This is a predicted structure of a 395-nucleotide RNA (Bacterial RNase P class A) from uncultured Brevundimonas sp. The RNAcentral record of the sequence draws on MGnify. Rfam family: Bacterial RNase P class A. Rfam classes the family as a ribozyme. NCBI's taxonomy places the organism under Bacteria, Pseudomonadati, Caulobacterales, Caulobacteraceae, Brevundimonas.
[in-house]
RNA sequence: GACGGCCGGGCGGUCGCGGCGGGGGCCAGAGCUUGCUUUGUCCCCUGUCGAGGAAAGUCCGGGCUCCACGGUGAAAAGGCGGCGGGUAAUGCCCGCCCGGGGUGACCCGAGGGAUAGCGCCACAGAAAGCAAACCUCCGGACCUGCGGGACCGGUAAGGGUGAAAGGGUGGGGUAAGAGCCCACCGCGUCUCUGGUAACAGCGACGGCAUGGCAAGCCCCGCCUGGAGCAAGACCGAAUAGGGAUGUCGCGCGGUUUCGGCCGCAGGGUUCACCGCCCGAGGCGUCCGGGUAGGUCGCGAGAACCGUCCGGCAACGGGCGGUCCAGAGGAAUGAUCGUCACCCGACGUUCGGCUUCGGCCGGGCCAAGGGGACAGAACCCGGCUUACAGGCCGUC
Numbered sequence: 001g002a003c004g005g006c007c008g009g010g011c012g013g014u015c016g017c018g019g020c021g022g023g024g025g026c027c028a029g030a031g032c033u034u035g036c037u038u039u040g041u042c043c044c045c046u047g048u049c050g051a052g053g054a055a056a057g058u059c060c061g062g063g064c065u066c067c068a069c070g071g072u073g074a075a076a077a078g079g080c081g082g083c084g085g086g087u088a089a090u091g092c093c094c095g096c097c098c099g100g101g102g103u104g105a106c107c108c109g110a111g112g113g114a115u116a117g118c119g120c121c122a123c124a125g126a127a128a129g130c131a132a133a134c135c136u137c138c139g140g141a142c143c144u145g146c147g148g149g150a151c152c153g154g155u156a157a158g159g160g161u162g163a164a165a166g167g168g169u170g171g172g173g174u175a176a177g178a179g180c181c182c183a184c185c186g187c188g189u190c191u192c193u194g195g196u197a198a199c200a201g202c203g204a205c206g207g208c209a210u211g212g213c214a215a216g217c218c219c220c221g222c223c224u225g226g227a228g229c230a231a232g233a234c235c236g237a238a239u240a241g242g243g244a245u246g247u248c249g250c251g252c253g254g255u256u257u258c259g260g261c262c263g264c265a266g267g268g269u270u271c272a273c274c275g276c277c278c279g280a281g282g283c284g285u286c287c288g289g290g291u292a293g294g295u296c297g298c299g300a301g302a303a304c305c306g307u308c309c310g311g312c313a314a315c316g317g318g319c320g321g322u323c324c325a326g327a328g329g330a331a332u333g334a335u336c337g338u339c340a341c342c343c344g345a346c347g348u349u350c351g352g353c354u355u356c357g358g359c360c361g362g363g364c365c366a367a368g369g370g371g372a373c374a375g376a377a378c379c380c381g382g383c384u385u386a387c388a389g390g391c392c393g394u395c
Base pairs, nucleotide, nucleotide: 001395002394003393004392005391006390007389009339010338011337012336013335014334015333017050018049019048020047021046022045023044024043025042027040028039029038030037031036032035052373056384057383059382060381061380062379063378064228065227066226067225077224078223079222080221081220082096083095084094085093086092097111098109099108100107101106112219113218117217118216119213120212121211134159135158137154138153139152140151142149143148167185168184169183170182171181172180186208187206188205189204190203192201193200194199232296233295234294235293242287243286244285245284246283247282248281251264252263253262254261255260266278267277268276269275301323303322304321305320306319307318308317309316310315341370342369343368347364348363349362350361351360352359353358
């Protein structure tokens, strides 16, 4: 330097909080065997258990629950994308392949398809996709003040631009050049060999055509029903309202078109009168729905620890042991002592240098100071992000 794993202060005292259990006390209720049993609120004593490596973000994948759904397929939308394996499952993990980076240990890769089609390629540059010719190079004929200039043609080797210029290096060849020809490398196709495969290697052929971008549209293959513990299940008041039923009651007179109206009684307005208001329902029993509230869901499981076996590994299996918070807007804390860790003034001491003022480095003692990120809420497996300080292993 690279990679991987682990810890996230220990012990003790005092006070306090939450869950579960035991004992006691007061009060209230219920039961009967009438002085015992049991239930509940409150109080006291006591036992035991009580956050994390990420409990976080809620980004993936599952369990569980409800809804939808005859089966299969398609479309849409979203996601994934080398090969093989692991797993309940995954977009996760392991091993390998290929490409890139690093001297190296190792690290990084959304890693299918660019002759299905469409689109884009800034700036610079002559030309950026049916390639092109600015300078240079070469040939021809012309002009000249012999420096060169202009015209026609050849070429793409050299220069220049760019992220990228239609294979690279070397040789032959040529007027100059060019896969024009040759060797090697690269690329493509085919055969064979090795490998489960991705792929790798040998050989032959092709003279080179077909630049890049799909984290642009798109094409191909594969995957995915929706909502989430406020899921959902059970019990269920008081009050109001609904239904059924029992009982008591609905005054007297007149009128009526049967809805009522008028008068007199009756009741209320603390007594009287006036005025105003009421004047038909009340009580009981039963049923069903919902609300408040309560109980379950809710922690013995894809669990943890140890050991053995299989496997390179992820992981799987056998045996033995352990029980490890649970709940509701939410307890798991505070303080003191001590030990360990980190920093460390002052003091003291050693060594080196010295311009004799000091400076640099180390040891001992030690006042004092410091300790992160964060907080379960149905439960698991991952990923990502945050984190004072420390330990171990491999290379």